Notes: The part of an RNA shown here (large-subunit ribosomal RNA, domain IV) has 329 nucleotides and comes from Gangjinia marincola. The organism belongs to Gangjinia, within Bacteria. The full RNA is in RNAcentral, with records from ENA. Its mean pLDDT, the model's own confidence on a scale to 100, is 87.
Context: one part of a larger RNA
RNA sequence: UCAUGGCUAAGGAACUAGGCAAAAUGGGCCCGUAACUUCGGGAGAAGGGUCGCCCCCACCUUGGUGGGGGCCGCAGUGAAUAGGUCCAGGCGACUGUUUAUCAAAAACACAGGGCUCUGCAAAAUAGCAAUAUGACGUAUAGGGCCUGACACCUGCCCGGUGCCGGAAGGUUAAGAGGAGAUGUUAGAUUUAUCGAAGCAUUGAAUUGAAGCCCCGGUAAACGGCGGCCGUAACUAUAACGGUCCUAAGGUAGCGAAAUUCCUUGUCGGGUAAGUUCCGACCUGCACGAAUGGUGUAACGAUCUGGACACUGUCUCAGCCAUGACCUCG
Repeated sequence: UCAUGGCUAAGGAACUAGGCAAAAUGGGCCCGUAACUUCGGGAGAAGGGUCGCCCCCACCUUGGUGGGGGCCGCAGUGAAUAGGUCCAGGCGACUGUUUAUCAAAAACACAGGGCUCUGCAAAAUAGCAAUAUGACGUAUAGGGCCUGACACCUGCCCGGUGCCGGAAGGUUAAGAGGAGAUGUUAGAUUUAUCGAAGCAUUGAAUUGAAGCCCCGGUAAACGGCGGCCGUAACUAUAACGGUCCUAAGGUAGCGAAAUUCCUUGUCGGGUAAGUUCCGACCUGCACGAAUGGUGUAACGAUCUGGACACUGUCUCAGCCAUGACCUCG
């Protein structure tokens, strides 16, 4: 000097990103226990009291329970083991699961909700196939996708993309079809050429499915959900009007938010002092309804702010014990 323990005057978070670490609480019995609530909880809420040993009595009968009296110590769950608590908010309902070896969470899952496919030789999946899973199941079943308890709800848009349905018309492959064209040459020739059949090469019209175009439907399918100008008897604001555009112009609810750039927005609360926190406002750069919206008791080694208790975290350091480094022998 370091590490690990122990103690500390006065103060008590002034430390720090942050009470990190430490301290404090702690067992049994009795009393008592709020908001809120899904009436189960919350709850060991919180907050108090008591506990040793000896004698007596009652009940019970080994040492149990209750009552009364007494004794000792600084201290009686005499050592050890044994919740700190409260208030408010965000997120996720919950118990669970996860990055074996830097992340345990607000991520995943979940019960519940919805859409969609599937009639059984099911759909879906593996395989070239046989076959197997699905399932020795049968739509109260099985697969896929989304949401994520519960409560109240889930608005408008089908123009684009996707899916489903439709089949009149347009487009359209191979195939079918075979008009014609070319080569070859028996032959004919006016010696320039023409040229049957066959064999080859090529090939127009016509015909020809799905798909696409087209016509409808569908958003708990992918997704989307405006601008400018004017107007009320102070001012300000605009219930109201005009106009342009759109498939439709964001409804309820929430809102400086895990979302707000400007921004430490403004007001209120808490502090002597608060870029955080809580309650409001709404000017939402750029919330918004199963990519769910808003609430919510309980729960959480979750995150944020505050309070009590407590303390060497600190003011500010000191001492002790054990071990190590170092120095000397």